Two RNAs folded together computationally: RNase P RNA and transfer RNA, 435 nucleotides in total.

RNA sequence: CUUGCCGGAUGGGUGGCCGCCCCGUUUUUGCGGGGAGGAAAGUCCGGUCUCCACAGGGCAGCGUGCCGGCUAACGGCCGGGAGGGUCCGGUCAAACCGAACUCUACGGAAAGUGCCACAGAAAACAUACCGCCCCUCACAGGGUAAGGGUGAAAAGGUGCGGUAAGAGCGCACCGCGGCCGGAGCAAUCCGGCCGGCAAGGCAAACCCCACGCGGAGCAAGACCAAAUAGGAGAGGAGGAGCGGCCCGCUCCGUUUCACUCUCGGGUAGGUCGCUAGAGCCGGUCAGCAAUGUCCGGCCCAGAGGAAUGGCUGCCGCCCGCAAGGGCACAGAAACCGGCUUAUAGUCCGGCAAGUUAC
RNA sequence: GUGGGUAUAGCUCAGCUUGGUAGAGCGUCGGAUUGUGGUUCCGAAUGUCGUGGGUUCGAAUCCCACUACCCACCCCA
Numbered sequence: 001c002u003u004g005c006c007g008g009a010u011g012g013g014u015g016g017c018c019g020c021c022c023c024g025u026u027u028u029u030g031c032g033g034g035g036a037g038g039a040a041a042g043u044c045c046g047g048u049c050u051c052c053a054c055a056g057g058g059c060a061g062c063g064u065g066c067c068g069g070c071u072a073a074c075g076g077c078c079g080g081g082a083g084g085g086u087c088c089g090g091u092c093a094a095a096c097c098g099a100a101c102u103c104u105a106c107g108g109a110a111a112g113u114g115c116c117a118c119a120g121a122a123a124a125c126a127u128a129c130c131g132c133c134c135c136u137c138a139c140a141g142g143g144u145a146a147g148g149g150u151g152a153a154a155a156g157g158u159g160c161g162g163u164a165a166g167a168g169c170g171c172a173c174c175g176c177g178g179c180c181g182g183a184g185c186a187a188u189c190c191g192g193c194c195g196g197c198a199a200g201g202c203a204a205a206c207c208c209c210a211c212g213c214g215g216a217g218c219a220a221g222a223c224c225a226a227a228u229a230g231g232a233g234a235g236g237a238g239g240a241g242c243g244g245c246c247c248g249c250u251c252c253g254u255u256u257c258a259c260u261c262u263c264g265g266g267u268a269g270g271u272c273g274c275u276a277g278a279g280c281c282g283g284u285c286a287g288c289a290a291u292g293u294c295c296g297g298c299c300c301a302g303a304g305g306a307a308u309g310g311c312u313g314c315c316g317c318c319c320g321c322a323a324g325g326g327c328a329c330a331g332a333a334a335c336c337g338g339c340u341u342a343u344a345g346u347c348c349g350g351c352a353a354g355u356u357a358c
Numbered sequence: 359g360u361g362g363g364u365a366u367a368g369c370u371c372a373g374c375u376u377g378g379u380a381g382a383g384c385g386u387c388g389g390a391u392u393g394u395g396g397u398u399c400c401g402a403a404u405g406u407c408g409u410g411g412g413u414u415c416g417a418a419u420c421c422c423a424c425u426a427c428c429c430a431c432c433c434c435a
Base pairs, nucleotide, nucleotide: 001354002353003352004351005350006349007348008347009346010345012315013314014313015312016311017310018309020035021034022033023032024031025030037329041340042339044338045337046336047335048334049217050216051215052214056247057246058245059244061213062212063211064210065209066080067079068078069077070076081106082104083103084102085101086100088098089097090096107208108207112206113205114202115201116200129148130147131144132143133142134141156174157173158172159171160170161169175197176195177194178193179192180191181190182189183188221272222271223270224269231263232262233261234260235259238252239251240250241249264434265433266432279298280297281296282295283294285292286291316327317326318325319324359431360430361429362428363427364426365425368384369383370382371381378415386402387401388400389399390398408424409423410422411421412420
């Protein structure tokens, strides 16, 4: 320098004419203002809001899962710890140490239950197929778990000693467990002493522990207006709020036919909820940061089956000899904070490969 | 918009709870029976388990993300 991959930012610019939706003002025209996104998407989490006992008790169920902080809240974000991976450096090399980048659904398997196919002697209160050693002429018997073999996984690893052969059998270092001391809010780390080692894996199996969760959702819900047949049949003593169960509360019903199912019929109206908000921009201070405090400025879609479009001038980029064509992913539906997924081109950062020069 | 569900052979479905060779019926193909066809009988073939990733020794099954499809949601009530 080129290409590819990953991550982040950005997401064509600026005019003219004619339209569409909303608001304001005039009120016949007209004039002024606003009009998609970083994901508006998936609807995976969390909240605001609304209704239901202003939201109750227990069990069940669901979710989260190293520690601390941030936040309205979270499964999100920030910082830290531990473990893994890649690369580099130290080293003759390895072990090991250090640094950078990056990943992690990362509580508990010395509570209990369950599972571990095939192979294999044995898959879990262990066992001995080959082997090794002792004994024996041999078979049988005994010792052993170094080595081999099976398997995804077989009762710590390396070395020295030791032994008939072996083995934490003994010792050193590493690993593991317990106790003590120190540092830290904590996860955890460091040091010392003791113990030959306590015995596999799976909890995205049940489960245990800790924490959290009432349910439904703007087609929530409130008001006005309209229409039909306040109809028929079947079930029915309970039902609804309440969604798995029990209790409790309120209401309806068991005389007035509550409620459920099937059929049938009617309307496809209006207003509110509805957009000024955990809001955006700039600065300041606190904090490593996420984030928060304070100050100043700004108003930025709220229609509703659904507007945000069409033509065109110049410029930018891509395809094409040219005429000309095209400009990623995609498009608001109560709102907000996240996550995930999609994304041409350009810019920035990292990695890999190739090429050139020194 | 909101809530819920499904995806396995050509079609309709089971298997998923409790992970270990993927199955049934219809259909298709071949053979037998028949003069021929149907029926009946015998035999055979058939799968990226919607896609991608993860957990695990091992995934149709467990977890996550994505894709496609289906259902329900006014009033008389």